[in-house]
RNA sequence: AGAGUUUGAUCCUGGCUCAGGAUGAACGCUAGCGGCAGGCCUAAUACAUGCAAGUCGAACGGAAGCCUUCGGGCUUUAGUGGCAAACGGGUGCGUAGCGCGUAAGCAACCUGCCCCAAACUGGGGGAUAGCCCGGCGAAAGCUGGGGUAAACCCGCACGGUCCAUGACUUUCACCUGGGAGUUUUGGUAAACAUUAAUGGGUUUGGGAGGGGCUUGCGUCUGAUUAGCUAGUUGGCGGGGUAAGGGCCCACCAAGGCGAUGAUCAGUAGGGGUUCUGAGAGGAUUGGCCCCCACAUGGGUACUGAGAUACGGACCCAACUCCUACGGGAGGCAGCAGUAGGGAAUAUUGGGCAAUGGGCGACAGCCUGACCCAGCCAUGCCGCGUGGAGGAUGAAGGCGCUCAGCGUUGUAAACUUCUUUUAUCUAGGAAGAACGGCAGGUCUGCGGGCUUGUGUGACGGUACUAGAGGAAUAAGCACCGGCUAACUCCGUGCCAGCAGCCGCGGUAAUACGGAGGGUGCGAGCGUUGUCCGGAUUUAUUGGGUUUAAAGGGUGCGUAGGUGGGCGUUUAAGUCUGGUUUGAAAGCUGGUUGCUCAACGAUCAGAUGUGGCUGGAAACUGAGCGUCUUGAAUGGAGUAGCGGCUGCCGGAACGGGUCAUGUAGCGGUGAAAUGCAUAGAUAUGACCCAGAACACCGAUUGCGAAGGCAGGCAGCUGGGCUUUGAUUGACACUGAGGCACGAGAGCAUGGGUAGCCAACAGGAUUAGAUACCCUGGUAGUCCAUGCCGUAAACGAUGAUUACUGGCUGUUUGGGCUGUAAGGCUUGAGUGGCUGAGCGAAAGCGUUAAGUAAUCCACCUGGGGAGUACGCCGGCAACGGUGAAACUCAAAGGAAUUGACGGGGGUCCGCACAAGCGGUGGAGCAUGUGGUUUAAUUCGAUGAUACGCGAGGAACCUUACCUGGGCUAGAAUGCGCGUGAAGGCAUCAGAAAUGGUGUCGUGUAGCAAUACACACAAAGCAAGGUGCUGCAUGGCUGUCGUCAGCUCGUGCCGUGAGGUGUUGGGUUAAGUCCCGCAACGAGCGCAACCCCUACGGUCAGUUACCAGCACGUAAUGGUGGGGACUCUGACCGGACUGCCUGCGCAAGCAGAGAGGAAGGGGGGGACGACGUCAAGUCAUCAUGGCCCUUACGUCCAGGGCGACACACGUGCUACAAUGGUCGGUACAGCGGGUAGCUACAGGGUAACCUGAUGCCAAUCUUGUAAAGCCGGUCACAGUUCGGAUUGGGGUCUGCAACCCGACCCCAUGAAGCUGGAAUCGCUAGUAAUCGCGCAUCAGCCAUGGCGCGGUGAAUACGUUCCCGGACCUUGUACACACCGCCCGUCAAGCCAUGGGAGUUGGGGGGGCCUGAAGUUCGGUGUAACAUCCGGACAAGGGUAAAUCUGGCGACUGGGGCUAAGUCGUAACAAGGUAACCGUA
Repeated sequence: AGAGUUUGAUCCUGGCUCAGGAUGAACGCUAGCGGCAGGCCUAAUACAUGCAAGUCGAACGGAAGCCUUCGGGCUUUAGUGGCAAACGGGUGCGUAGCGCGUAAGCAACCUGCCCCAAACUGGGGGAUAGCCCGGCGAAAGCUGGGGUAAACCCGCACGGUCCAUGACUUUCACCUGGGAGUUUUGGUAAACAUUAAUGGGUUUGGGAGGGGCUUGCGUCUGAUUAGCUAGUUGGCGGGGUAAGGGCCCACCAAGGCGAUGAUCAGUAGGGGUUCUGAGAGGAUUGGCCCCCACAUGGGUACUGAGAUACGGACCCAACUCCUACGGGAGGCAGCAGUAGGGAAUAUUGGGCAAUGGGCGACAGCCUGACCCAGCCAUGCCGCGUGGAGGAUGAAGGCGCUCAGCGUUGUAAACUUCUUUUAUCUAGGAAGAACGGCAGGUCUGCGGGCUUGUGUGACGGUACUAGAGGAAUAAGCACCGGCUAACUCCGUGCCAGCAGCCGCGGUAAUACGGAGGGUGCGAGCGUUGUCCGGAUUUAUUGGGUUUAAAGGGUGCGUAGGUGGGCGUUUAAGUCUGGUUUGAAAGCUGGUUGCUCAACGAUCAGAUGUGGCUGGAAACUGAGCGUCUUGAAUGGAGUAGCGGCUGCCGGAACGGGUCAUGUAGCGGUGAAAUGCAUAGAUAUGACCCAGAACACCGAUUGCGAAGGCAGGCAGCUGGGCUUUGAUUGACACUGAGGCACGAGAGCAUGGGUAGCCAACAGGAUUAGAUACCCUGGUAGUCCAUGCCGUAAACGAUGAUUACUGGCUGUUUGGGCUGUAAGGCUUGAGUGGCUGAGCGAAAGCGUUAAGUAAUCCACCUGGGGAGUACGCCGGCAACGGUGAAACUCAAAGGAAUUGACGGGGGUCCGCACAAGCGGUGGAGCAUGUGGUUUAAUUCGAUGAUACGCGAGGAACCUUACCUGGGCUAGAAUGCGCGUGAAGGCAUCAGAAAUGGUGUCGUGUAGCAAUACACACAAAGCAAGGUGCUGCAUGGCUGUCGUCAGCUCGUGCCGUGAGGUGUUGGGUUAAGUCCCGCAACGAGCGCAACCCCUACGGUCAGUUACCAGCACGUAAUGGUGGGGACUCUGACCGGACUGCCUGCGCAAGCAGAGAGGAAGGGGGGGACGACGUCAAGUCAUCAUGGCCCUUACGUCCAGGGCGACACACGUGCUACAAUGGUCGGUACAGCGGGUAGCUACAGGGUAACCUGAUGCCAAUCUUGUAAAGCCGGUCACAGUUCGGAUUGGGGUCUGCAACCCGACCCCAUGAAGCUGGAAUCGCUAGUAAUCGCGCAUCAGCCAUGGCGCGGUGAAUACGUUCCCGGACCUUGUACACACCGCCCGUCAAGCCAUGGGAGUUGGGGGGGCCUGAAGUUCGGUGUAACAUCCGGACAAGGGUAAAUCUGGCGACUGGGGCUAAGUCGUAACAAGGUAACCGUA
């Protein structure tokens, strides 16, 4: 010192959370020792038991016991008396107060014991307890009579420097007065004891210490508490007190307090301090110290120096206890302890040895104050649980790529050393100083000094020494990021974790366990609380255009702030001195416990106060003066500024008349509506209300709201100029007052148009809307309310300062003949600099730089809501929360994506055409259904004649049944045997059994090779799961023109630029421009086929010429011309011309050329997208099965069939069918093959036979076409499904389930609804041919080949897809997005609520204890008794404040998958939003 968390990413705002420290703590796990400290925070709840305040016989009389020398003495102490009990100890209820803190005052006071000083202590009297004798009572206790003492009580007396009072003098102070002295009058003291020296007593003055009273300043929250007060404020006079005072009383006056917060309510003892913090602050008041208050709740006085008295009294009340029921007793917030409450807090301990206190002459007694011990890791501090060596890196654990390696880990074992602590043994403190007694000595005779004797609870403790022995001693939390620390297994959105973000749905470093690691360590974590971080309440030290936040505007009160000069003052300010700020605590030094914690001592700091001397710059105050701020006057000037009245024209509507006829109106299209009773339209005249076209603008005016036809009147303000007047008169402005659009309210008018509500018509799934036709309030006027708006520049007012450019409105000055130019004000716009800002942006009209004043903000939601109060006729406005809930909500900008936004462009995308699909039958694939099984996969485009380029068995993965278990296959392999054939039995086969034949090749041999069987063993196998763990391969966007990088530059940054722009292209193709310059992957080209030519070559191809030959044929010789074959070249490049253009390029039936602007076709697929497809081609991680999820076999199934869809074939016919004749291809294939040819069969095919491993032989007649015949529109000579019969071929086998042939049969179908597909030229359409797979074939499929061979494209508005630029966005899983409200369900807190039930305070009335006081009665005087006043408490009625509960009710919040719609975000499909109804 910061970090995490809003986003796809960024910057900012902003909240939430974490890391630190602290604690009277508690809880969980764990625990060796010691020192020091701390220990009911809750029930100021109730208390059993014991103890906590007594002492004095040197105050008194007695009593009892003991001793006695009989004189008396000693001990004890119930009572009287004295002193103490008001201290010490506890607690924090009350108290917001002179209670506390601090600084002062008392000339308005008191003070026992102690100290100092002065004086005195004479002489009498009386009572009473104890005691004795009685009485009452259960008891507590009370009471009658008798006798008695004192230092108890009461008179008397001298006297004083005593008290009170009046006068005078002096002195001090000053508000009244105080001290001293003199004096008048009046009044008042005493106690004795004994051991004879002391102690005590009375009076007075002083001191010390203690207290009382008063005052300045400081001292929590709430204004949703704004008014409070009758002894109240003051006066006079009394009373009372130690003392001032309304403290109390009588009378008089009417004051006193309050926005600088009275009163009321809530909370709370205050301070020294303590914690935290850099500090300023914030929080705190436990232990210790000071003060206060209290002692069961409340009241009261008595005694006393002191109390309104914790362990005293009286009374009331509640509670508890005793009781003989008549009455009594009690007060742990003292120390222990008990119960209760609670998360939680200790022993019914020892001792007066020390310190301190009370009494006492002393000894001494008392002391739960105190000193100690006990319990508790509650905290702080210290120590230990061992040190060194030790690598076969042991075993074991864990992990892994697993014959091995890594890690635990020098860790262990082992060797050696040490002994703190613990244990045992022995020794053993300091704290002790006094005092008493005895002796000595000195003395001023009080005493001092000295010697001896005696005193320790803690404690046989601390400490010291010795003994043996590593011996007696380690845990807790964490390991996803923040935050140090990683792997395996288990689990599978389960169980669970979590401080925040968030983990977990089969590979979890986040759950649980383990191994390992990290942190701290006798502790470690968790929870609560406080400060910090948080500059997140901002004095230090924040903000307000858009993030939360400027009041709608002005005037103005209090307040705050305020121009120049001079002078005085000294309140603020600065400075010196002085005093105070208790101790402890804190900081530093030194020092004591072995160290430390802890303690001692010295110094410092701090608590910011008081008194006093000085200074005079600044602020303030007083006085004087000035003119520049401000205001007034004079002269001008612009204006939709305001109010009142009058006037005007256009338009709309209405009325009358006229013309005129069938429609008008309205919409996307319609309808409602109007109209033959004459509308709409047109013309004339008239009426009415509202608003003012053009001018008009980026303009003007006003404080804001706002203000617009013209004229007149009244009136406000501004500006310019002048410098005559005043002389700081100023700025701001809490409250307050006024103004304040629209809507709305009230009363009365007015009403043309428009128009909430309402009605109707449409639209729609619905349409309480958008659109249409009507239409009332309202809109208008007058008067009065309301007081709000996105009342906005989302930007408070005022003043000063700080660069420019360019418009515009309106003044002044100078100049100019004019046009104009220069200059100076006041406004109003645009652009830009510095600067500012998160950015967008602002930028002399600041959001810059400063100053003054006001207002406002502090996460989102709940909520501008509730309650209360104020205002309002109402509507409602103003003020304005909390519970609860979320981890965000936001601002600006960026990149994308998207838009029923825009611009540009492309594509068989549309359009223009041709042919199809959708209807029929069949084929094939799919869904569904069925089934023992109908194996699996593919599913919008991008699945569906797809994987499959060949399912009868096999394939085959599925089903049924029968078998096998190191296995069906492969490798290694001891060994055996050739291999193998034949026959036979069981069986469906697999399989099993039997018999028989056989003994390989090379080599002389050894041996090798091949094959088969095969023991043991090592490696099995799986088309089981996961394509969302993967590789590879593939589809698609898309052959679309895009996708990026380096350096530079711009930006805080995401990112931008480059790649945008202007042209051009099929193209990010090229050109030009440009803060960019280059480059890469794509495009294009390079490759292949094809179109032309050349060269070379010439068999199996070819045959012009020559020759031979045939019925005919390149059949043969030969040829190298041609066709062709196939290798290499050439050719096309906008190269040439014209036009346009800067260029790139484009256009031209141009030239030339076989081909022309990419000639045609193919291969080739950028960065990436779809968790796209495939674990069933293959490969592969993980998981799963192992006499089965492996494997063998037979049969079945993959071919099922009410249906639905896709892709096709054949058709529906005459551009056709059929019959006959006839012409022309190319790509290919062929030895388990293609087959010429011949024969047989109607045919499929069969038989025989030949050629060919192919430019040679063969497939092999191509078909459409052409020629001719027939059919005449018909379910047909169309169509061929279906079915019957008969055959052929393949194959072990055609039943399920093959193809083909022949005969017979002859279904649907007559051109196909909504919708939809392909194609732009050798294309579509149409025609046939070949091939792969393959025994055969369900092929109408797929892949190729050639033949014939069109039509159309105006064009880019629309549909679909795509590209670029731009714009909006609340989207980023990216529009298949986001998101709103009601309703339904669950949970939570809360408002209202008939009421009900508590609590608080105040006043009214009634009653009224104790006690005090007054009066009376009474007495010698008291007492008693009676009455009054005050008064605790009780009662009563009404009001008030504040809680709980409450049927019902209101909204709110939260909650994986509910309902209805679609409001908002894009022009969100009617732009959105604010106020109002």